[in-house]
RNA sequence: CGGGGUGUGGCUCAGUCCGGUAGAGCGCUCCGUUCGGGUCGGAGAGGUCCCCGGUUCGAAUCCGGGCACCCCGA
Numbered sequence: 001c002g003g004g005g006u007g008u009g010g011c012u013c014a015g016u017c018c019g020g021u022a023g024a025g026c027g028c029u030c031c032g033u034u035c036g037g038g039u040c041g042g043a044g045a046g047g048u049c050c051c052c053g054g055u056u057c058g059a060a061u062c063c064g065g066g067c068a069c070c071c072c073g074a
C1' cells in the first nucleotide's frame, strides 16, 4: 500500500441478506422461598446499534467517507 472480516446493554452474541416497536443468555437491583447463602420462581433497571454524512415517510439494516481491532497478500 491492496483485499477481506468484525464493531449492537457490564460480558458473550442474535437481528442486517429482504429497511417497519432494539432482543437473548450471563451478570446487576428488588421481591418470594431459606435460620442464612445457593438453587428455583416473579418483577425491574440498563444500549440515540464505533463516528460523520447521504437516501427514505421510516435506517442497527441501504449508499459514501472515516476510526479501531483481526486475517491474507505485496
Stems, first nucleotide, its partner, number of pairs: 001073007010026004020057001028044005050066005